[in-house]
């Protein structure tokens, strides 16, 4: 860069530093920002991967320990996040209301993270 899965309605500082821009990319909204954006620092969410601890099942003749597999927990190590739903739009299908269309559902797309592959 690319392919496979899995998740994305929860959560998460009125610290320090920084100065002007910022919400991934373009575009158009709509927001956030000198009552201080980004970045970086400390801080915190969370439980995705390894590791741990607990139980229960399976192998076993039986127990126990070892794997494994589920199921709970804690946060040590690896990444993620910490405004608004993935801030909101594309495309298809329904529900109401209806002439265009609106709003809500359900899935595609694209997007993030993550693991794992090439």
């Nucleotide at each position: 860069c690319u392919c496979u899965c899995a998740u994305c309605a929860a959560g998460a500082g009125a610290g320090g530093u920084g100065g002007a821009g910022g919400g991934a990319a373009a575009c158009g909204g709509c927001c956030c920002g000198a009552u201080g954006a980004a970045g970086c620092c400390c801080g915190g969410c969370a439980a995705c991967c390894c590791g741990c601890c607990u139980g229960u099942u399976u192998u076993c003749a039986c127990u126990a320990a070892c794997a494994a597999a589920c199921a709970g927990g804690a946060a040590g190590g690896g990444u993620g996040c910490c405004a608004a739903u993935u801030c909101c739009g594309g495309c298809g299908g329904u529900c109401u209301a209806u002439g265009c269309u609106a709003u809500g559902c359900c899935g595609c797309a694209a997007g993030a993270u993550g693991a794992g592959g090439g």